Annotation: A computed fold for a 77-nucleotide RNA from a Planctomycetota bacterium, annotated as c-di-GMP-I riboswitch aptamer. It was read from a public genome assembly, where an Rfam model found it. The prediction has a mean pLDDT of 86. Its Rfam family is "c-di-GMP-I riboswitch aptamer". About the family: GEMM was predicted in a large-scale screen for bacterial structured RNA regulatory elements.

RNA sequence: CCUCGAUAAAGGCAAACCGGUCGCGAGGCCGGGACGCAAAACCAAGGGCCUCUUGAGAAGGUCGCCUGGUUGCCGAA
Numbered sequence: 001c002c003u004c005g006a007u008a009a010a011g012g013c014a015a016a017c018c019g020g021u022c023g024c025g026a027g028g029c030c031g032g033g034a035c036g037c038a039a040a041a042c043c044a045a046g047g048g049c050c051u052c053u054u055g056a057g058a059a060g061g062u063c064g065c066c067u068g069g070u071u072g073c074c075g076a077a
Stems, first nucleotide, its partner, number of pairs: 004075002012037002017032006035064001041070003045067003048062004052057002
């Protein structure tokens, strides 16, 4: 350094649900809350799923569905 990922250490994120708010909606954001997560950090690039209506669009959402790309903490076996 690569692979790998522990009943390690220090930290981190936060599903469902509830409240507020924005959006036609999928859903986003803020607060509470933790099911989980070693990339559950970032990118909507390929596939998947979802939304809208004018039913086809040079429209949207989701990376906590998979793949790929970029960056990255720790170090037992």